[in-house]
Context: one part of a larger RNA
RNA sequence: UGACGGGGGCCAGCACAAGCGGUGGAACAUGUGGUUUAAUUCGAUGCUACGCGAAGAACCUUACCCAGGCUUGACAUGCAGGGAGUACGAACCUGAAAGGGUGAGGACUCGUAACCAGUCGAGAUCCUGCACAGGUGCUGCAUGGCUGUCGUCAGCUCGUGCCGUGAGGUGUUGGCUUAAGUGCCAUAACGAGCGCAACCAUUGCUGCUAGUUGCCACCGGCUCCCGAAAGGGAGGCCGAGCACUCUAGCGGGACUGCCAGCGACGAGCUGGAGGAAGGUGGUGAUGACGUCAAGUCAGUACGGCCCUUAUGCCUGGGGCGACACACGUGUUACAAUGGGGUCGACAACGCGCUGCAAACCCGCGAGGGCAAGCCAAUCGCUUAAACGGCCCCCUAGUUCGGAUCGCAGGCUGCAAUUCGCCUGCGUGAAGCUGGAAUCGCUAGUAAUGGCGGAUCAGCUACGCCGCCGUGAAUACGUUCCCUGGCCUUGUACA
Numbered sequence: 001u002g003a004c005g006g007g008g009g010c011c012a013g014c015a016c017a018a019g020c021g022g023u024g025g026a027a028c029a030u031g032u033g034g035u036u037u038a039a040u041u042c043g044a045u046g047c048u049a050c051g052c053g054a055a056g057a058a059c060c061u062u063a064c065c066c067a068g069g070c071u072u073g074a075c076a077u078g079c080a081g082g083g084a085g086u087a088c089g090a091a092c093c094u095g096a097a098a099g100g101g102u103g104a105g106g107a108c109u110c111g112u113a114a115c116c117a118g119u120c121g122a123g124a125u126c127c128u129g130c131a132c133a134g135g136u137g138c139u140g141c142a143u144g145g146c147u148g149u150c151g152u153c154a155g156c157u158c159g160u161g162c163c164g165u166g167a168g169g170u171g172u173u174g175g176c177u178u179a180a181g182u183g184c185c186a187u188a189a190c191g192a193g194c195g196c197a198a199c200c201a202u203u204g205c206u207g208c209u210a211g212u213u214g215c216c217a218c219c220g221g222c223u224c225c226c227g228a229a230a231g232g233g234a235g236g237c238c239g240a241g242c243a244c245u246c247u248a249g250c251g252g253g254a255c256u257g258c259c260a261g262c263g264a265c266g267a268g269c270u271g272g273a274g275g276a277a278g279g280u281g282g283u284g285a286u287g288a289c290g291u292c293a294a295g296u297c298a299g300u301a302c303g304g305c306c307c308u309u310a311u312g313c314c315u316g317g318g319g320c321g322a323c324a325c326a327c328g329u330g331u332u333a334c335a336a337u338g339g340g341g342u343c344g345a346c347a348a349c350g351c352g353c354u355g356c357a358a359a360c361c362c363g364c365g366a367g368g369g370c371a372a373g374c375c376a377a378u379c380g381c382u383u384a385a386a387c388g389g390c391c392c393c394c395u396a397g398u399u400c401g402g403a404u405c406g407c408a409g410g411c412u413g414c415a416a417u418u419c420g421c422c423u424g425c426g427u428g429a430a431g432c433u434g435g436a437a438u439c440g441c442u443a444g445u446a447a448u449g450g451c452g453g454a455u456c457a458g459c460u461a462c463g464c465c466g467c468c469g470u471g472a473a474u475a476c477g478u479u480c481c482c483u484g485g486c487c488u489u490g491u492a493c494a
Base pairs, nucleotide, nucleotide: 001494002493003491004490005489007488008487009486010485011484012483013482015478016477019441020440021439022438023437026332027331028330029329030328031327032326033325034323035322042053043052064318065317066316067315068314069313070312073132077131078130079129080128081127082126088105091102092101093100094099108123109122110121111120134307135306137305138304139303143301145296146295147294148292150290155194156193157192158191159190160189161170162169163168173186174185175184176183200284201283202282203281205252206251207250208249209248210247211246214242215241219239220238221237222235223234224233225232226231255278258272259271260270261269262268334434338393339392340391341390342389343388344387350381351380352379355374356373360369361368362367400431405426406425407424408423409422410421411420447470448469449468450467451466452465453464
């Protein structure tokens, strides 16, 4: 100087407490350990591995296993030699394919020559050979790059000066304050840098500009419904219009600016006014010096080592999907704040031309047929669901729950046996709220309801990333548990 302490002081954080909902029990999905296996490819392993790399394992992917094959190789560059019935190649034989073999036909570019070039030269392609290719083989403890974590925590340092023999200290400590090393004051320090904050995006209020594909208040028309009519209602369908909604560009707005009190007359704190918004308005992006020889040689790059008729390459099939078990993360439930039936209402983010597909027809349905429109504020995906009205169920392993299994079908795809998803009918398992223990969340949050997207032929998505609807409870407080920050103290530790 650090680190550590079941030392002290101060402080913060869904850390505890207060509260709401879960996990741990069940079934299933998924990942992992283990076991098994010819192989169940590899990596990730306390927090910070375990719905993680994988935002798509039937073949492919694929790295694993078995079998069959190739050897200058699936791919790159160069050198030497060779080659016209050559390169290529319909068809055929063998084969599971890859591969091997036969083979009708049969070339290209440039140049040279008196004209004409397949057979003259050169090139491309090919063959033989040599350099080499290739390796998801090893080492993340040789590395770059990227990432996780402490932690969005408030810290980490430097120049000069001063102090100390020196390591080093001071500054950065102290008082007050802040979300903050944020600021004010004090001060042998005075300044500065990386961090904090601000600048950026989004959201909440508003003005202006603009008005199609968006909008429809006023005016005119059209169509439909009710009505005998008068009249009323519906549809932006047309004209007209850009008021409004909205879209998207430029501005305004919030600064402790104003008032009162407290405070040191300071920084600031508490309350209030006005305001759409108040003291960082909400959210995001942004991650200091460093720590864990943290993670990744399998994303790519790269040092070294290793393989070279194989540790490279191709192909068929299998495996990554196994199953006595154990754990993590989830989904669906155990019901009446519910389940079923029927009618009715209201979104946002997105996506679409090898695509999204309306309407109509067929089918109980998954889906199929035909096909308009749309490169999309125009057309489509697209009926949002929870919710509301009415009816049934009456506490029962049930009209709860849906696992499992059977049959019949649909779709994608060369192909659904190992091993896809979906539909209909039947079957109806465990499960009656879960031990010790343990997790998330402080507001448009938790809880709950649906919708979209990436990947993608299809899909094991209940995952992930987003979107909107409905929409709470609680926080006295900081004694205790955990993590972290500052000061101080002890130390036989470095």
The part of an RNA shown here (small-subunit ribosomal RNA, 3' major domain) has 494 nucleotides and comes from a marine sediment metagenome. Its mean pLDDT, the model's own confidence on a scale to 100, is 84. Its Rfam family is "Bacterial small subunit ribosomal RNA".